[in-house]
SAM riboswitch aptamer (S box leader), 95 nucleotides, folded computationally. The prediction has a mean pLDDT of 84. The model forms 97% of the base pairs in the Rfam consensus. It matches the Rfam family "SAM riboswitch aptamer (S box leader)". Rfam links the family to the GO term regulation of gene expression. The sequence was found by an Rfam model in a public genome assembly.
RNA sequence: GUUCCAUCAAGAGUGGCGGAGGGAACGGCCCUGUGAAGCCACGGCAACCUGUUUUGAACAAGGUGCCAAGUCCGACGGUAAGCGAAAGAUGGAAC
Repeated sequence: GUUCCAUCAAGAGUGGCGGAGGGAACGGCCCUGUGAAGCCACGGCAACCUGUUUUGAACAAGGUGCCAAGUCCGACGGUAAGCGAAAGAUGGAAC
RNA backbone atom coordinates (compact mmCIF):
# COMPACT_ATOMS: atom_id res chain seq x y z
C1' G A 1 0.00 0.00 0.00
C1' U A 2 -4.27 -3.54 -1.32
C1' U A 3 -8.32 -6.84 0.27
C1' C A 4 -11.65 -8.58 4.12
C1' C A 5 -13.91 -8.03 8.99
C1' A A 6 -15.29 -5.11 13.39
C1' U A 7 -16.11 -0.42 15.62
C1' C A 8 -16.84 5.03 15.33
C1' A A 9 -23.55 9.24 20.41
C1' A A 10 -18.77 7.01 25.70
C1' G A 11 -13.85 8.42 27.64
C1' A A 12 -9.21 11.32 28.47
C1' G A 13 -4.15 17.50 29.12
C1' U A 14 -0.72 20.07 31.51
C1' G A 15 4.17 22.19 31.00
C1' G A 16 8.51 23.54 27.74
C1' C A 17 10.20 24.84 22.70
C1' G A 18 7.74 26.99 18.60
C1' G A 19 5.26 31.27 16.15
C1' A A 20 0.26 30.99 12.30
C1' G A 21 -2.35 28.19 11.30
C1' G A 22 -5.87 23.98 12.48
C1' G A 23 -10.53 20.92 12.38
C1' A A 24 -9.01 14.75 5.79
C1' A A 25 -10.87 16.71 1.13
C1' C A 26 -15.52 20.74 -0.92
C1' G A 27 -19.41 24.07 1.41
C1' G A 28 -20.60 25.69 6.20
C1' C A 29 -19.64 26.34 11.09
C1' C A 30 -16.00 26.46 14.65
C1' C A 31 -11.01 26.52 17.33
C1' U A 32 -6.66 29.67 17.49
C1' G A 33 -1.48 35.61 19.65
C1' U A 34 -5.85 34.39 26.59
C1' G A 35 -0.73 31.13 21.34
C1' A A 36 -2.57 27.09 15.67
C1' A A 37 0.43 23.14 13.40
C1' G A 38 4.77 20.55 14.69
C1' C A 39 8.51 18.60 18.32
C1' C A 40 9.78 17.19 23.49
C1' A A 41 8.63 15.81 28.67
C1' C A 42 5.28 14.14 31.99
C1' G A 43 0.22 12.69 32.60
C1' G A 44 -4.48 10.60 31.20
C1' C A 45 -8.31 7.46 28.36
C1' A A 46 -9.49 2.28 27.38
C1' A A 47 -11.68 1.20 21.09
C1' C A 48 -8.93 -3.26 19.13
C1' C A 49 -4.84 -6.76 20.33
C1' U A 50 -2.60 -8.76 24.77
C1' G A 51 -2.55 -10.37 30.04
C1' U A 52 -5.15 -11.71 34.79
C1' U A 53 -9.46 -13.39 37.26
C1' U A 54 -14.51 -16.24 40.15
C1' U A 55 -15.32 -16.64 32.33
C1' G A 56 -20.32 -12.83 34.46
C1' A A 57 -17.99 -9.10 32.97
C1' A A 58 -14.43 -6.54 35.40
C1' C A 59 -9.47 -5.14 36.09
C1' A A 60 -4.46 -4.07 34.20
C1' A A 61 -2.09 -0.52 30.69
C1' G A 62 2.55 -4.28 27.54
C1' G A 63 1.46 -3.14 21.63
C1' U A 64 -1.43 0.00 18.28
C1' G A 65 -4.56 4.14 18.93
C1' C A 66 -6.64 8.36 21.10
C1' C A 67 -7.08 12.98 24.73
C1' A A 68 -12.52 20.66 21.34
C1' A A 69 -17.29 20.21 19.17
C1' G A 70 -21.40 12.94 17.22
C1' U A 71 -16.32 10.98 12.36
C1' C A 72 -18.12 19.11 14.39
C1' C A 73 -22.40 19.49 10.65
C1' G A 74 -23.78 19.02 5.60
C1' A A 75 -22.75 16.85 0.96
C1' C A 76 -25.70 11.03 -2.26
C1' G A 77 -30.53 8.03 -1.36
C1' G A 78 -34.80 8.63 1.59
C1' U A 79 -41.18 12.40 3.41
C1' A A 80 -38.17 11.81 7.52
C1' A A 81 -35.26 9.54 11.54
C1' G A 82 -30.06 8.79 16.80
C1' C A 83 -32.12 5.50 8.92
C1' G A 84 -29.00 3.81 4.80
C1' A A 85 -24.86 4.67 1.38
C1' A A 86 -20.22 6.89 0.08
C1' A A 87 -15.83 8.86 1.98
C1' G A 88 -12.73 8.89 6.23
C1' A A 89 -10.51 7.17 10.98
C1' U A 90 -8.82 3.17 14.31
C1' G A 91 -7.88 -1.90 15.20
C1' G A 92 -7.44 -7.10 13.76
C1' A A 93 -6.46 -10.76 9.87
C1' A A 94 -4.48 -11.96 5.04
C1' C A 95 -1.32 -10.61 0.87